[in-house]
Molecule: c-di-GMP-I-GGC riboswitch aptamer
Organism: Thermoleophilaceae bacterium
C1' cells in the first nucleotide's frame, strides 16, 4: 500500500416518536436502532425526489429554472487496527 478478522478500542444511526425550520424534497437538535469498515467528507458524473412557471381545451407527457437526497450508484480527499491474504 491493497485488503477486511468468530480481533480491539471505539465511531455512526434507518424506520419512527417529539420540538423546531422550509411551500416541499428536505434539514437541524432530542430519544431510537435497521444497519454500516468510511453510513467521514465533497453535488463532480449518472439516478432520484420537491418546487414554480411555460406548452396543451383539459389529463398525461415533454423541455427550462431553482432547491434537495453523501445510507442509490460511481468517483475526488482524509481517517481507527492489523488476522488472513
Nucleotide at each position: 500500500a491493497u485488503c477486511g478478522a468468530g480481533a480491539a478500542a471505539g465511531g455512526c444511526a434507518a424506520a419512527c416518536c417529539c420540538g423546531u425550520c422550509g411551500c416541499a424534497a428536505g434539514g437541524c437538535g432530542g430519544g431510537g436502532a435497521c444497519g454500516c469498515a468510511a453510513a467521514g467528507u465533497c453535488a463532480c458524473g449518472g439516478g432520484g425526489c420537491c418546487u414554480c412557471a411555460a406548452c396543451c381545451a383539459g389529463u398525461c407527457g415533454c423541455a427550462g429554472a431553482g432547491g434537495c437526497c453523501g445510507g442509490c450508484c460511481g468517483g475526488g480527499c482524509u481517517a481507527c487496527c492489523g488476522a488472513a491474504a